Context: one part of a larger RNA
Molecule: small-subunit ribosomal RNA, 5' domain
Organism: uncultured bacterium
RNA sequence: GACGAACGCUGGCGGCGUGCUUAACACAUGCAAGUCGAACGGUGACGAUGGAGCUUGCUCCAUCUGAUCAGUGGCGAACGGGUGAGUAACACGUGAGCAACCUACCCUUGACAUCGGGAUAAGCGAUCGAAAGAACGUCUAAUACCGAAUACCAGCUCGGCGGGCAUCCGCUGAGCUUGAAAGCUCCGGCGGUCAUGGAUGGGCUCGCGGCCUAUCAGCUUGUUGGUGAGGUAACGGCUCACCAAGGCUUCGACGGGUAGCCGGCCUGAGAGGGCGACCGGCCACACUGGGACUGAGAUACGGCCCAGACUCCUACGGGAGGCAGCAGUGGGGAAUAUUGCACAAUGGGCGCAAGCCUGAUGCAGCAACGCCGCGUGCGGGAUGACGGCCUUCGGGUUGUAAACCGCUUUCAGCAGGGACGAAGCGAAAGUGACGGUACCUGCAGAAGAAGCACCGGCCAACUACGUGCCAGCAGCCGCGGUGAUACGUAGGGUGCAAGCGUUGUCC
Numbered sequence: 001g002a003c004g005a006a007c008g009c010u011g012g013c014g015g016c017g018u019g020c021u022u023a024a025c026a027c028a029u030g031c032a033a034g035u036c037g038a039a040c041g042g043u044g045a046c047g048a049u050g051g052a053g054c055u056u057g058c059u060c061c062a063u064c065u066g067a068u069c070a071g072u073g074g075c076g077a078a079c080g081g082g083u084g085a086g087u088a089a090c091a092c093g094u095g096a097g098c099a100a101c102c103u104a105c106c107c108u109u110g111a112c113a114u115c116g117g118g119a120u121a122a123g124c125g126a127u128c129g130a131a132a133g134a135a136c137g138u139c140u141a142a143u144a145c146c147g148a149a150u151a152c153c154a155g156c157u158c159g160g161c162g163g164g165c166a167u168c169c170g171c172u173g174a175g176c177u178u179g180a181a182a183g184c185u186c187c188g189g190c191g192g193u194c195a196u197g198g199a200u201g202g203g204c205u206c207g208c209g210g211c212c213u214a215u216c217a218g219c220u221u222g223u224u225g226g227u228g229a230g231g232u233a234a235c236g237g238c239u240c241a242c243c244a245a246g247g248c249u250u251c252g253a254c255g256g257g258u259a260g261c262c263g264g265c266c267u268g269a270g271a272g273g274g275c276g277a278c279c280g281g282c283c284a285c286a287c288u289g290g291g292a293c294u295g296a297g298a299u300a301c302g303g304c305c306c307a308g309a310c311u312c313c314u315a316c317g318g319g320a321g322g323c324a325g326c327a328g329u330g331g332g333g334a335a336u337a338u339u340g341c342a343c344a345a346u347g348g349g350c351g352c353a354a355g356c357c358u359g360a361u362g363c364a365g366c367a368a369c370g371c372c373g374c375g376u377g378c379g380g381g382a383u384g385a386c387g388g389c390c391u392u393c394g395g396g397u398u399g400u401a402a403a404c405c406g407c408u409u410u411c412a413g414c415a416g417g418g419a420c421g422a423a424g425c426g427a428a429a430g431u432g433a434c435g436g437u438a439c440c441u442g443c444a445g446a447a448g449a450a451g452c453a454c455c456g457g458c459c460a461a462c463u464a465c466g467u468g469c470c471a472g473c474a475g476c477c478g479c480g481g482u483g484a485u486a487c488g489u490a491g492g493g494u495g496c497a498a499g500c501g502u503u504g505u506c507c
Base pairs, nucleotide, nucleotide: 001506002505003504005503006502007501008500009499012374013373014372015371016370017369018367019366020332025330026329027328029327030326031325034075035074036073039072040071042069047064048063049062050061051060052059053058054057082285083284084283092209093208094207095206096205097204098203101202102201106198107197109195110194111193112192114148115147116146117145123138124137125136127134128133150179154177155176156175157174158173159172160171161170162169163168183190184189211257212256213255218248219247220246223245224244225243226242227241228240229239230238260282261281262280263279264275265274266273267272287308288307289306290305291304310321311320312319313318338364340363341362342361346360347358348357349356350355377407378406379405380404387398388397389396390395411448413443414442415441416440417439421434424431425430451496452495453494454493455492456477457476458475462491463490464489465488466487472479473478
């Protein structure tokens, strides 16, 4: 000097930040991922029109509109948010490579969108179960599912031309193989399939770089390489069969310990040392261990299956759960906040849109935890008042300090006015959580606002009393045993100041 700090004493206001470093301990409760009726069949509130019945303001029927509800279907749920357990590794950083790769939505371009089929949920009926839920019969729809046709392009095989460092690449000819939703519509539009290119996001490979330990010296059998096959989006012992016996290592292999990595942060003249909270990038994890499914994308925090520990419900037969999301609770700890408001803005998901959802985010609350700013008044005022303390008893000092006189009103307080942030959306009216906040104007009155540590030397600041090697102080040297500037108190002083000290850690 610094800090995500803590503790002691003290504490006026504001702005901007920051706030479980410990138990990746366990979690009550609420919320954190939905949306689309312009894909589909049902349900069909309210309302409108028409008709019928009559009890003359109600009932029933038909049509239209269409709120809503569960279901089928689509997209999203792999983002966003959290944590740092594990990991010494191509995890990260940096620089290259893929002639070995994928990429939903978006953009560009080209071609297409033809003909058929069978189901199923919801519904209805009936059954079992305490529940969670399960299963049976029957009916029905689609942008759900299946089959066929078509083949610009694409894939495979064969051939020609050109190119490349090789496996190959580009152009081109023939054969084989692979697709769709003829959908919806408010008529404005929105969608579908195949393929090329782009963009974005990812996958894989390699060079180099960054901890401690030799009181760890040898390690390795899918191990190292080859051939073939399988697998993958893709190369590859990734996996398998066979063959060979290799591969790594004192330039530290293997083992053990510790640890997420980086941009950066702190310190320092620098070199360096320490750290990796907040913010940003990457990685890993989601009660513990294992596994795959769906999907463009996961081996998936708020999905599934199995096992385990724990908790809860139970009619004892069986079930349910996962805050390292936001709040909040217990526990641990020196120690770390509200079960708040709003989607107004920014961003995200769905939707043609209106809009819905969004504990992301924007804000507010709490905390001097940090940084910054402001205030606690200004001028005059000597009999140098009273009081306190000291005293050589003359006085000195507190001290222009107070009183007293004049002035001002920041901040806080009260009253009145009162935003920007709004772009957009909506036919229009209108639409701001923050917030009656910031800010502006006015009002009253010095009024409501100073402490903490230190004063032997280092180190700035000295006397008195009490105590008497006691009580105590102390960072080091050291003080205290009767004149203590070193203990305690008081007066005075010094230094900082809404803080001041102490402790801890780093340079």